[in-house]
Context: one part of a larger RNA
RNA sequence: UCCAGCGAGUUAAUGUGUAUACGCGAGUCUAAGCCAUUUGGCGGAGGCGCAGUGAAAGCGAGCCUGAACAGGGCGAUUUAGCGAUACGUAUUAGACCCGAAACCAGGUGACCUAACCAUGGGCAGGUUGAAGCGCAGGUAAAACUGCGUGGAGGACCGAACCGUAGCGAAUUGCAACACGCCCGGAUGACCUGUGGUUAGCGGUGAAAUGCCAAUCGAACCUGGAGAUAGCUGGUUCUCCUCGAAAUAGCUUUAGGGCUAGCGUCGUACGGUAGCAUACAGGGGUAGAGCUCUGUUUCGGACUGGGGCCUUUACCGGUACCCACCCUUGAUAAACUACGAAUACUGUAUGUGGAACUACGGCAGUUAGAACGUCGGUGCUAAGGUCGACGCUCGAAAGGGAAACAGCCCAGAUCGCCAGCUAAGGUCCCUAAAUAUAUACUAAGUGGGAAACGAGGUGGAAUUUCUUAAACAAUGAGGAUGUUGGCUUAGAAGCAGCCAUUCAUUUAAAGAGUGCGUAACAGCUCACUCAUCAAGAGAUUCUGCGCGGAAAAUGUAACGGGGCUAAGUAUAUUACCGAAGCUGCGAAUGCGUGCUUGCACGCGUGGUAGAGGAGCGUUGUAUGGGCAUUGAAGUCGGAUCGCGAGGUCCGGUGGAGCGCAUACAAGUGAGAAUGCUGGA
Numbered sequence: 001u002c003c004a005g006c007g008a009g010u011u012a013a014u015g016u017g018u019a020u021a022c023g024c025g026a027g028u029c030u031a032a033g034c035c036a037u038u039u040g041g042c043g044g045a046g047g048c049g050c051a052g053u054g055a056a057a058g059c060g061a062g063c064c065u066g067a068a069c070a071g072g073g074c075g076a077u078u079u080a081g082c083g084a085u086a087c088g089u090a091u092u093a094g095a096c097c098c099g100a101a102a103c104c105a106g107g108u109g110a111c112c113u114a115a116c117c118a119u120g121g122g123c124a125g126g127u128u129g130a131a132g133c134g135c136a137g138g139u140a141a142a143a144c145u146g147c148g149u150g151g152a153g154g155a156c157c158g159a160a161c162c163g164u165a166g167c168g169a170a171u172u173g174c175a176a177c178a179c180g181c182c183c184g185g186a187u188g189a190c191c192u193g194u195g196g197u198u199a200g201c202g203g204u205g206a207a208a209u210g211c212c213a214a215u216c217g218a219a220c221c222u223g224g225a226g227a228u229a230g231c232u233g234g235u236u237c238u239c240c241u242c243g244a245a246a247u248a249g250c251u252u253u254a255g256g257g258c259u260a261g262c263g264u265c266g267u268a269c270g271g272u273a274g275c276a277u278a279c280a281g282g283g284g285u286a287g288a289g290c291u292c293u294g295u296u297u298c299g300g301a302c303u304g305g306g307g308c309c310u311u312u313a314c315c316g317g318u319a320c321c322c323a324c325c326c327u328u329g330a331u332a333a334a335c336u337a338c339g340a341a342u343a344c345u346g347u348a349u350g351u352g353g354a355a356c357u358a359c360g361g362c363a364g365u366u367a368g369a370a371c372g373u374c375g376g377u378g379c380u381a382a383g384g385u386c387g388a389c390g391c392u393c394g395a396a397a398g399g400g401a402a403a404c405a406g407c408c409c410a411g412a413u414c415g416c417c418a419g420c421u422a423a424g425g426u427c428c429c430u431a432a433a434u435a436u437a438u439a440c441u442a443a444g445u446g447g448g449a450a451a452c453g454a455g456g457u458g459g460a461a462u463u464u465c466u467u468a469a470a471c472a473a474u475g476a477g478g479a480u481g482u483u484g485g486c487u488u489a490g491a492a493g494c495a496g497c498c499a500u501u502c503a504u505u506u507a508a509a510g511a512g513u514g515c516g517u518a519a520c521a522g523c524u525c526a527c528u529c530a531u532c533a534a535g536a537g538a539u540u541c542u543g544c545g546c547g548g549a550a551a552a553u554g555u556a557a558c559g560g561g562g563c564u565a566a567g568u569a570u571a572u573u574a575c576c577g578a579a580g581c582u583g584c585g586a587a588u589g590c591g592u593g594c595u596u597g598c599a600c601g602c603g604u605g606g607u608a609g610a611g612g613a614g615c616g617u618u619g620u621a622u623g624g625g626c627a628u629u630g631a632a633g634u635c636g637g638a639u640c641g642c643g644a645g646g647u648c649c650g651g652u653g654g655a656g657c658g659c660a661u662a663c664a665a666g667u668g669a670g671a672a673u674g675c676u677g678g679a
Stems, first nucleotide, its partner, number of pairs: 001679006011093010022083003027048003033042003052059002062074004096234002099231001103224006114198009123188001125157003128153001132149006161185003166181003200216001202212003209218001237614006247260005261365002263362006272355001274351008287338001288336002293332003299326002303323004307318003368393002371390007398409003413586004418582003424576003427561003433573001435572006446563001452547002456544010473531005479504003484498003510525001514523002587604008615668001617665007625657002633652008
């Protein structure tokens, strides 16, 4: 991992609701117990009901409150219960099943290990050489010195023995801690045999929460015990009808509950809900506005106050500050002299056939998500977060978006080798236009991006010059007073300053546009003529493009090929395209009708969940059957049923087994790191 078998809403009591061609009925039923005995009989204590009301005494079709004959509250006037059975559900019990870590009680353990007690055992070899003592030297005597002797030490080196710091290797191992190398201690607080002592709310501990039998922040075994688990996992046949929620309030509450909301089933309710139109309402949002409350811009007038100057003071001055006033322009969620659309409420009319509302049984849900719009928060960040309105997913398949819960189209009862469309598409992959018309784009823009930049290119508009010849190009001129004045070493158009920057000759020519010189010179421009010949320049708005543009495995920012349209814009006609719609056939729910199995109408996606109808397994009772002329089981085939499943035929097998009706359940397996066995 697979296969087979086993494996989870049960039982009892008590409430409550529904159903019943159930029993009796103003009544109904017995309980304990007794007698019989499989089943029956007795037993009326007692329960519920037939009357309510009051806290109660009590009173009573009334009662209570109250001073009340008031008012008000609860009743009567409107009779139905009691018991049984089945099913739903609640409560109490282990209460659908499996699952803790733990707690408590009584016992078992010191053959492992910790410490201690008693009694034994072990430590190759080598080294060092303490005290003491002896002799000699030395001293007044000592001290002291030397040479010997001696053999101390938690002394030294190093086997056995004890240990294990480092490295290697092992790590489904040789081994649930071992192996190799290397290393620490090795006469000691040493190592070790045997026997004994200490026990779990405890012992022992040179202390690590260490050790106490591969178990230790409290051992193990049995029991309380099916502890408890607001937690995780699992919970077994079929078909049909409807179909949620992820919200509010409260919660030692937040991944749990209770009540409400939303679902379902039943009963009652028959112009109810909803929708449309009209009318009537209240409002202070969007917008707008600046009167108020705040913020704020320009200009002005001068009125008041302050500062500064002046002054003994009064006066006075002010290119300073503030407030007020007039005017201009703004701004606000917590501003409003204004003010919608919607939304909400009501009335009327129309439409609308239950979609409404009430009561009762049973739930589930209370982790939501994206998208669009209006807001808060955040950075007008987030696949962020919090509200509101809507929509889809959740619980929704199909088509489109390459792929893609939440986007676009569209809601799958079933069948069909029929048709039409939606979104989106029509060169090939790939179904359908290499469609039509007119433009644009040259960037593979399309097919990723900003500020900003640019004689890219199309369109619209305004304006200037122009056959009295424009723009460009070419030829020629571009002068004189004058080197203007000042300044300066110099300053001559061109370092700088000044200015009625004048005037003259002219077709035209600045007291000079730039380069240049030390200063001149020189080159050039403005300006003018000629040649030429018809458009030339400036600005604004706008369409499509260009640059700006760097990322990590590999083209990789059209799904690919590839495309100059097969790109973009506008317009048009075809076609393709879904489980949509239509057609034909079939099934089924609800409603209506009747000729009662047909017709018609509307439906039939679905998680949690509610409701309905069935299939099958085991057994019991009754009835009627099958079987050695072959039961069950098993293998294969055919066939019927929407399905769970049923039937028939053949092989195998060799002795029991169906069917109908009713009843009772140890009643259905794929999942629980399920259990047992096998492979």
A computed fold for a 679-nucleotide part of an RNA from Saccharimonadales bacterium (SeqCode), annotated as large-subunit ribosomal RNA, domain II. Its mean pLDDT, the model's own confidence on a scale to 100, is 86. RNAcentral holds the full RNA, with entries from ENA. It matches the Rfam family "Bacterial large subunit ribosomal RNA".